[in-house]
Context: one part of a larger RNA
RNA sequence: AUUGAACGCUGGCGGUAUGCUUAAGACAUGCAAGUCGAACGGUAACAGGCGGAGCUUGCUCUGUGCUGACGAGUGGCGGACGGGUGAGUAACACGUGGAAAUCUACCCAGUAGCGGGGGAUAAGUCAGAGAAAUUUGAUCUAAUACCGCAUACGCCCUACGGGGGAAAGGCUUCGGCCACUAUUGGAUGAGUCCGCGUUAGAUUAGCUGGAUGGUGAGGUAAAGGCUCACCAUGGCGACGAUCUAUAGCUGGUCUGAGAGGAUGAUCAGCCACAUUGGGACUGAGACACGGCCCAGACUCCUACGGGAGGCAGCAGUCGGGAAUAUUGGACAAUGGGGGGAACCCUGAUCCAGCAAUACCGCGUGUGUGAAGAAGGCCUGCGGGUUGUAAAGCACUUUCAGUGGGGAAGAUAAUGACGUUACCCACAGAAGAAGCACCGGCUAACUCCGUGCCAGCAGCCGCGGUAAUACGGAGGGUGCGAGCGUUAAUC
Numbered sequence: 001a002u003u004g005a006a007c008g009c010u011g012g013c014g015g016u017a018u019g020c021u022u023a024a025g026a027c028a029u030g031c032a033a034g035u036c037g038a039a040c041g042g043u044a045a046c047a048g049g050c051g052g053a054g055c056u057u058g059c060u061c062u063g064u065g066c067u068g069a070c071g072a073g074u075g076g077c078g079g080a081c082g083g084g085u086g087a088g089u090a091a092c093a094c095g096u097g098g099a100a101a102u103c104u105a106c107c108c109a110g111u112a113g114c115g116g117g118g119g120a121u122a123a124g125u126c127a128g129a130g131a132a133a134u135u136u137g138a139u140c141u142a143a144u145a146c147c148g149c150a151u152a153c154g155c156c157c158u159a160c161g162g163g164g165g166a167a168a169g170g171c172u173u174c175g176g177c178c179a180c181u182a183u184u185g186g187a188u189g190a191g192u193c194c195g196c197g198u199u200a201g202a203u204u205a206g207c208u209g210g211a212u213g214g215u216g217a218g219g220u221a222a223a224g225g226c227u228c229a230c231c232a233u234g235g236c237g238a239c240g241a242u243c244u245a246u247a248g249c250u251g252g253u254c255u256g257a258g259a260g261g262a263u264g265a266u267c268a269g270c271c272a273c274a275u276u277g278g279g280a281c282u283g284a285g286a287c288a289c290g291g292c293c294c295a296g297a298c299u300c301c302u303a304c305g306g307g308a309g310g311c312a313g314c315a316g317u318c319g320g321g322a323a324u325a326u327u328g329g330a331c332a333a334u335g336g337g338g339g340g341a342a343c344c345c346u347g348a349u350c351c352a353g354c355a356a357u358a359c360c361g362c363g364u365g366u367g368u369g370a371a372g373a374a375g376g377c378c379u380g381c382g383g384g385u386u387g388u389a390a391a392g393c394a395c396u397u398u399c400a401g402u403g404g405g406g407a408a409g410a411u412a413a414u415g416a417c418g419u420u421a422c423c424c425a426c427a428g429a430a431g432a433a434g435c436a437c438c439g440g441c442u443a444a445c446u447c448c449g450u451g452c453c454a455g456c457a458g459c460c461g462c463g464g465u466a467a468u469a470c471g472g473a474g475g476g477u478g479c480g481a482g483c484g485u486u487a488a489u490c
Base pairs, nucleotide, nucleotide: 001489002488003487005486006485007484008483009482012362013361014360015359016358017357018355019354020320025318026317027316029315030314031313034077035076036075039074040073042070043069046068047067048066049064050063051062052061053060054059055058084273085272086271094197095196096195097194098193099192102190103189107186108185109184110183111182112181113180115149117147118146124139125138126137127136128135129134155164156163157162169178170177171176199245200244201243206236207235208234211233212232213231214230215229216228217227218226248270249269250268251267252263253262254261255260275296276295277294278293279292298309299308300307301306326352328351329350330349334348335346336345337344338343365395366394367393368392375386376385377384378383399431401426402425403424404423405422409417434479435478436477437476438475439460440459441458445474446473447472448471449470455462456461
C1' cells in the first nucleotide's frame, strides 16, 4: 500500500460497487422454457350468437363449434441459448501463432422447382387392468405427421456404359405475404491437427502392448490405431519420461520506480461439470442442469405388487463456519424463444430490500463572547489548566423532516423503479461523535491506586512503596462515521 475479509467498541445521510472464500453437503415450498388455432382433427372450460323447454318475465336448464377463444392431443420451432458452479483436469485444457481432411438450423444472395397418388395413427368413443404412477384391447378420424409414383438445369455415385434421389401447404383487403424442395456461394457458429509457452517433488529412473510404424478394411461431418485383420519392432526418457502432490486457464487484479513477486472474487473470453458412474436416442447442433435408459447411494409415497425425486438456476431452509443478503417488484427498458401479428413466456435483465463490506462525497453548526463563571484536575496555596470552551447575544438551515411542483430513461402508445432525480416553500441549533494511543521506536504527562502482585507487551522491555510502561482520573496526541485488533499478499 492492499483485501469478496472477520472480530471489538461506536454509528447521521447520500452515491457507486460488492456480498457462502467453508460442505461439488442435504434440501420443505414457490417460481426459473415455452410458444404457434395463419400446420391439424377437434371442443373440456370461459364469453357471445342462434334454437328449444320451464316458469317466478328475466332467470334456470338444454341443444348447436356458428363466433371470440381454447384444456388435452397430433404436428412445427425452441428446450444445445440464457443462468449456476470450479469437483475434475498439468492436458492441444488454456494463451498465442499457424494448418487442412470438415459440418453449420434460423439469416443473406443466386439458380431450378412446388405435378399426381396412397396407407396409417393420436385425440375421441366403447370395454377393461392398477392403490397409484401408469396402461391394454376394439373401433373411428386429420394434417405443414408418414410412404410411394412422376420430373430433376444444377446435385450424389460411377468401371464413364450408366445408375440414384425432392417437395406442403396456410393466410389474404386477391395486390400479395409466410412457408416447402433441391443446389451453389456467403455470413455466423462449431469440430480437428501442429509449433511455442504454462506449478512442485529424483527421499519418483526407467515407462509403454494398440504400445510405435506400415498395408488393407471398417467407422466419422472430417485427417488419424479412432477401431479391426495381417506384417514389422518399434516409441518416450536426466533438454526429467513415468509416478506422486497441488491447480480450472486467460484478459486482468494487488504490490513495486522498475525488473519482479503474489493472485485469478466481481466484469469479459475459453474449458469442464450438473446426486455418483455408465450409455445411447432425438436433432443442424447434446452424449443434453430443470430430456430418456441402466446401475449405486440417499430421500419420499405404497393397498407391499410397485412407483416418485435430484437448487453447482432465483429466493429460501438445515448443516458446516470467524463469516456472506429478500421465500420482494416488473417485463417499462436491453436482449432471448415462439408467432404473420396482436401477444405470450423470460428469477436473463432492469429495479427495489438487507449489510459502514469497500470507495467517494456531505453533515453533526457559524460569528461574537473574560466576570477568564461554576464544576473537575494539578499546586510551591500565590495560582495554573480545562478555556472562547460553556452560558449569553447575533445569525444560517446543507443533510434529515413536513407541504407543494416535477423530468429524462419512451420514435405514436406503454415506466417496475417512483412518496424517483431535481426545484420551491416551511419550522427549528434544532435529529446526528466516536475509537485508539501518550517509556523509546512514535505525535502526545501529571496525580491517585497497586507493590515482581494484579497486570502490560509488535520489538526493546515495564511492575519488588515516590511506576510518564499496570488500573483509574484530569490533560494531551492521532484519525474521524469510523477507529483499533487479527488474518493474508507485495